Predicted 3D model of a 75-nucleotide RNA (transfer RNA) from an uncultured Candidatus Woesearchaeota archaeon.

[in-house]
RNA sequence: GGACUCGUAGCAUAGUCUGGAUAAUGCGACAGCCUUCUAAGCUGUAGACCGAGGGUUCGAAUCCCUCCGAGUCCG
Repeated sequence: GGACUCGUAGCAUAGUCUGGAUAAUGCGACAGCCUUCUAAGCUGUAGACCGAGGGUUCGAAUCCCUCCGAGUCCG
């Protein structure tokens, strides 16, 4: 320098291909129940508007463009 993949709660993933309304799940955090206490178990709560910006569209995490970051391969 070239090609490809990825970026979504504190962490790990799903959702993207086939655009649709209040973005889901597990772990973790907090509160309550239970327990002599802790753990486990049960219930509930909060937390991401989706890497940044722009475009298309009635509507974008999803499609298009540019940029940023990470990784793999080639030279």
Its Rfam family is "tRNA".